[in-house]
Large-subunit ribosomal RNA, half B from a groundwater metagenome, 1229 nucleotides, folded computationally. The coordinates come from a structure-prediction model, not an experiment, and the mean pLDDT is 87. It matches the Rfam family "Bacterial large subunit ribosomal RNA".
Context: one part of a larger RNA
RNA sequence: CCCCCGCUAAGGAACUCGGCAAAAGAGCGCCGUACCUUCGGAAGAAGGCGCGCCGCCUAGGGUGAUGGGGCUUGCCCCCGGAGCCUCGUGCGGUCGCAGCGCAGCAUCUCUGGCGACUGUUUAACUAAAACACAGGUCCGUGCUAAGGGGAAACCCGAAAUAUACGGGCCGACGCCUGCCCAGUGCCGGAAGGUUAAAGGGAGAGGUGAAGCCGCAAGGCGUAGCUUUGAUCUGAAGCCCCGGUGAACGGCGGCCGUAACUCUAACGGUCCUAAGGGAGCGAAAUCCCUUGUCGGGUAAGUUCCGACCCGCAUGAAAGGCGGAACGACCGGAGAACUGUCUCAGCGGGGGACUCGGUGAAACUGCAUGGCCUGUGAAGAUGCGGGCAACCCGUGGCGGGACAAAAAGACCCCGUGAAGCUUUACUGCACCUUGGCAUUGAUCUGGGGUCUGGGAUGUGGAGGAUAGGUGGGAGCCGAUGAGGCGGGGCCGCUAGGUUCCGCGGAGGCGACGUUGAAAUACCACUCUUCCUUGACUUUGGCUCUAAUCCGCGCGAGCGGAGACCGUGCCAGGCGGGCAGUUUUACUGGGGCGGUUGCCUCCUAAAUGGUAACGGAGGCGUCCAAAGGUCCCCUCAGGACGGAUGGAAAUCGUCCGGCGCGCAUAUGGGCAGAAGGGGGCUUGACUGCGAGGCUUACAAGCCGAGCAGAGUCGAAAGUCGGGCCAAGUGAUCCUACGGUUCCGAGUGGAAGGGCCGUGGCUUAUCGGAUAAAAGCUACUCCGGGGAUAACAGGCUGAUGUUGCCCAAGAGUUCCUAUCGACGGCAACGUUUGGCACCUCGAUGUCGACUCGUCCUAUCCUGGGGCUGCAGGAGGUCCCAAGGGUCCGGCUGUUCGCCGGUUAAAAGGGUACGUGAGUUGGGUUCAGAACGUCGUGAGACAGUUCGGUCUCUAUCUGCCACGGGAGCAGGAGGUUUGAGGGGCGUCUUCCUCAGUACGAGAGGACCGGGAAGAACGGCCCUCCGGUGUGCCGGUGGUCCCGCCAGGGGCGCAGCCGGGUAGCCGAGGCCGGAAGGGAGAAGCGCUGAAAGCAUCUAAGCGCGAAACCCACCCCAAUACUAGACCUCCCAUCCCUCGCAAGAGGGAGUAAGGCCACCGGAAGACUACCGGUUAAGAGGGCGGAGGUGUAAGUCCUGUAAGGGAUUCAGCUGACCGCUCCUCAUCGGCCGAGGC
Repeated sequence: CCCCCGCUAAGGAACUCGGCAAAAGAGCGCCGUACCUUCGGAAGAAGGCGCGCCGCCUAGGGUGAUGGGGCUUGCCCCCGGAGCCUCGUGCGGUCGCAGCGCAGCAUCUCUGGCGACUGUUUAACUAAAACACAGGUCCGUGCUAAGGGGAAACCCGAAAUAUACGGGCCGACGCCUGCCCAGUGCCGGAAGGUUAAAGGGAGAGGUGAAGCCGCAAGGCGUAGCUUUGAUCUGAAGCCCCGGUGAACGGCGGCCGUAACUCUAACGGUCCUAAGGGAGCGAAAUCCCUUGUCGGGUAAGUUCCGACCCGCAUGAAAGGCGGAACGACCGGAGAACUGUCUCAGCGGGGGACUCGGUGAAACUGCAUGGCCUGUGAAGAUGCGGGCAACCCGUGGCGGGACAAAAAGACCCCGUGAAGCUUUACUGCACCUUGGCAUUGAUCUGGGGUCUGGGAUGUGGAGGAUAGGUGGGAGCCGAUGAGGCGGGGCCGCUAGGUUCCGCGGAGGCGACGUUGAAAUACCACUCUUCCUUGACUUUGGCUCUAAUCCGCGCGAGCGGAGACCGUGCCAGGCGGGCAGUUUUACUGGGGCGGUUGCCUCCUAAAUGGUAACGGAGGCGUCCAAAGGUCCCCUCAGGACGGAUGGAAAUCGUCCGGCGCGCAUAUGGGCAGAAGGGGGCUUGACUGCGAGGCUUACAAGCCGAGCAGAGUCGAAAGUCGGGCCAAGUGAUCCUACGGUUCCGAGUGGAAGGGCCGUGGCUUAUCGGAUAAAAGCUACUCCGGGGAUAACAGGCUGAUGUUGCCCAAGAGUUCCUAUCGACGGCAACGUUUGGCACCUCGAUGUCGACUCGUCCUAUCCUGGGGCUGCAGGAGGUCCCAAGGGUCCGGCUGUUCGCCGGUUAAAAGGGUACGUGAGUUGGGUUCAGAACGUCGUGAGACAGUUCGGUCUCUAUCUGCCACGGGAGCAGGAGGUUUGAGGGGCGUCUUCCUCAGUACGAGAGGACCGGGAAGAACGGCCCUCCGGUGUGCCGGUGGUCCCGCCAGGGGCGCAGCCGGGUAGCCGAGGCCGGAAGGGAGAAGCGCUGAAAGCAUCUAAGCGCGAAACCCACCCCAAUACUAGACCUCCCAUCCCUCGCAAGAGGGAGUAAGGCCACCGGAAGACUACCGGUUAAGAGGGCGGAGGUGUAAGUCCUGUAAGGGAUUCAGCUGACCGCUCCUCAUCGGCCGAGGC
């Protein structure tokens, strides 16, 4: 020092994000209990009183003796109630600080939010307001149920049956639950539109027996074979029409208006599918915001009540209430406390020492210091300087951008995964149609074809003329015209047909008409009727496939060609699957951009970047092309009807300022500009040679051939004054073609030439075809790239200065200072992206500092618009100091109360291998908002794992060794270093100076304090784990008495020493030196003046000394005093002497006993001794022992007795132990 535990003066939440933690409360009996309420509850509300032991009285319960009575003589019954046991009440007594005496055992109240409740959950960071829940509602489901699992069989649902089962949402209960059906979904809809397979086969292609043509080559071509194939038939779906909100969802804007003002009941207008009605509302929802008001507090970003301006409430993703409930989340209070002011003592376990055993991470190297500089921008390792004998032990954690984990944030990857959806593409499922399994009868309808019959009215016209062709005749007794009746059609005029009457004519050629006769014939169109064939569809019925039930079975019953199943086809289809979802980018996202043209940037060839500065293009023109010929503009002046500054006309001046389709640049009148004529060169086949250039592309091009235009000709013309107007390859279509043609011939198909189809605009174009979320995430990378910090910079910020318009009555500068200007600093917000992404932990708080000064206070001064007092402003000055609370996570800020003052900054926004973890910033959950959704939000809200061991350096302590020229024991000097350094109030001077007064000093002297620091324990207190006492449970010492053990020291009351503070004492001073601002003396330069230049004097808490502490490893190793001495052996040497060794000296060490010394070590004491223990005495503590006697029924009381006991304290005393011993240690260059 850490962990667990006990106690604590005074205060009592001041702690803190928050009473976290701890303390408190707690049992039983009795009394007594509010709001509210769903009448159950709330309630153990709250708040009180009692509780031991002894004695007496007594109620109840149990047992039931002696005794008495009875008879049926039995282990009989009845009466009776003693004694004993038990459980209460009452009364009286008695002891203690305390009687649930230990243990165990609710703290409570008020008020909000959320959830009704008991429950459930993320095993191991989230227990919740999340999930569930009774209950509500909607949807589905009639039983082979719906739904679910499965490839199927089959199973669950359910051996259930709509009071049932499945699914969604809401979530007890109470009061309620509005408007919108335009979108989406779902449900319904026999019409209409569209639509697959299939049916069907008009038609077309290929070939080509026959056949025809042709001299031939060959051409045409029937059938057949073959390829293809339109109308038409053809379901669901979609479109369409409706319905539906407790389906997904949604529920406006602007302007004006009332006799103060404000506001707007009122009005206008636009839009919508409809514009939010009730309720609630700064809320788990309110950005601004700490809204405003009220309450609570001394003070309230929280809380409660209101208000309503609802950024962005709102009604089953329910709205609003609401008793009870909650290890939920806010706010307040009582009680209580070591949470705190502010810490202290004590116990146990570690740490430390010894013995035993004995890891780990980590480690480029290690001979591992500080400052300053430098440097990949924060150095033990580089430069410079400084410091520094060698080695350990205990501690502290500033650094080693410490360790751990190839950063989870961020970005990147044509990485991954999970999830979503109206991304893309598929698949299952479901659904619809066809065909098969699949049969029969009856009946209705549609289509096509065939045969027959009808049908047809623009106008003109005898009138209802379908078209075309033929055509001069046709019909009539097999009965014409006409009349009557009926059917059908109808443009209401009639047409047509049937029946009857009737009895002989009726039409056409003619004229009108675009077209001529239903006179007649043929073919045929529209619409309709009908025959037959084919085809298609609806309905009823049947039973035999098939399915179901029953039955052992034969079979019977039900359903029934449906269902089911197979194949084909359409629809639906995040249920499932695979994928896509660009890049640039002063990080990324958002925004912008992505190809081409022009100019500038571009540094006088060309070229040249940026999310540099400016503009254009994705066309246009058959004349705006070619050619030949001709013409000259804009503007100005003057003149001229309506004519004006510009209309058109005239004259003159006017080298280009006009114009040249379109941006800009270059260019152009000797035309590229303007006009006219004729025209199509806006050609075909090529192309020497070049420009440009990675490639691919792009660009210029004379000339040759062909055929042309214009021009008399020379000649010009392969589009446009030029530079933009665009898209590779594949695929595909059309035209052409002397190319290929799978035995041959053809064909199919392809090639080649030409042309078309791409906002392939992410424009060198990944696919024909593609969006999102991830905080559930993962991997690979990056300090190539963001967030923190540092660095560079200094726009911004802060501070200062210059100028001085002005303010200041006057007067720029007592004070303030516009418009502007210049610096410094590196605390703000930024810029940059330089170290760090194989990790530099991020806000705030706590703790502990240290530095700066641009000074908040204290100190010294100048000026003042300074009378005094109090101020303002500036200069000097960094020694010391610079508060406690309320609110909030806050830094900050506001507020309350103090103060001499409540200064500002740096230190990785100092400090997480020091603490915290409230905020931010993982996973859970909710609100508002955004999003179809997954999800998201510098929006809000509740919750949410902070890692035992320190190697080096650094720091605080403590040792071992060596050195200090013999060996020792003491005492010191102080180079150097550290500490300290403060302030207030009062009295006096003096109610003086000053002042009209009010008020009210300097200087000097004195006193008392605050905080801070050092030492101490006499006092006041704390602790004091066995010093004394009290006392409950239980066990034991046989019992009584008296004791002991255990339970936190059991608990409780006290308490010596020691250690402590809140207690006691002391400190800052005084003084000296040098000197800041400033004030002066003398005094020149400069005959003056001048504090300065020479010289001299004053002058601050700052500096040096002084005061206290460390200190000679101060290697410059100091000084003084005292003690020990000149032994012996060996080696070398002639010797002097040198080296080595031995035993000793002074002295020391070990060992022993101890210590208010101490981790260990060290330090201190020890026989000539009181060091320890013991004994004795005392102090102090406790508080009157045991035993005995007396007293009381007893508990108990009294006496002996201020007794007994008593650790550490103060003494005395050698009784015991400090013993016996061992070892080391000079001979002096």